[in-house]
The RNA shown here (transfer RNA) has 72 nucleotides and comes from a Candidatus Nomurabacteria bacterium. The sequence is in RNAcentral, with records from ENA. The organism belongs to Candidatus Nomuraibacteriota, within Bacteria. Its Rfam family is "tRNA". Rfam's curators write: Transfer RNA (tRNA) molecules are approximately 80 nucleotides in length.

Order: sequence, then structure tokens, then C1' cells
RNA sequence: GCCGUCUUAGCUCAGCUGUAGAGCGGCGGUAUCGUAAACCGCAGGUCCCGAGUUCGAUCCUCGGAGACGGCU
Repeated sequence: GCCGUCUUAGCUCAGCUGUAGAGCGGCGGUAUCGUAAACCGCAGGUCCCGAGUUCGAUCCUCGGAGACGGCU
């Protein structure tokens, strides 16, 4: 230098263009003599950035940034 994959909650990841979700973690509660496990509930997001297409974009297109891999 060229090519490819990825970027969504604190972490690991889902998500046919139509209200953004799960597990773990965090907080509160129930229960227990008490703690943990268990059970119930709650909070937490500029969906990497910008532009375009669309009635409507996490999703499609283009550009940029970052991470990883391959080739030279």
C1' cells in the first nucleotide's frame, strides 16, 4: 500500500428497515439467627462519527475513525 471482518448497556453478545433486548455484573426487596445461593423488582444506551436513500435506518449506500486478520 491492497483486501476482508468487526464496532449495540459496566462485560460477553442478540437484534426481517416499524417502541433497542438477553445473560452476567450493579442497586433495592423477600426469605434466613446471619451470610451466600435462590426468588421478585429496578436502573443503566448519542446503537463509533458524518452524509445519503426511505414515510421511517442499529439494519441499506457512501465517506471517515478505531480494533483484529490476510496479502504484498